[in-house]
RNA sequence: GGGUCCAUAGCUGAGUGGUAGAGCAAUUGACUGCAGAUCAAUAGAUCACCGGUUUGAACCUGGCUGGGCCCU
Numbered sequence: 001g002g003g004u005c006c007a008u009a010g011c012u013g014a015g016u017g018g019u020a021g022a023g024c025a026a027u028u029g030a031c032u033g034c035a036g037a038u039c040a041a042u043a044g045a046u047c048a049c050c051g052g053u054u055u056g057a058a059c060c061u062g063g064c065u066g067g068g069c070c071c072u
């Protein structure tokens, strides 16, 4: 330099056009002499970033940044 894949919550990670679910972690409550475990609830991501297409974009598309793999 060329090709290809990935980027979504603190971490892991689903969702491939109709507006984002889950597990762990966190917070609160129940339980407990206290804590842990367990049970219940709450909060947390405008989907790496900048554009385009569309009635509607995490999803399609152009660019860009970072990372994985292959080739040279």
Base pairs, nucleotide, nucleotide: 001071002070003069004068005067006066007065010024011023012022018055026042027041028040029039030038049063050062051061052060

Description
Transfer RNA from Triticum aestivum, 72 nucleotides, folded computationally. The same sequence occurs in records of 2 taxa. RNAcentral holds the sequence, with entries from Rfam. Its Rfam family is "tRNA".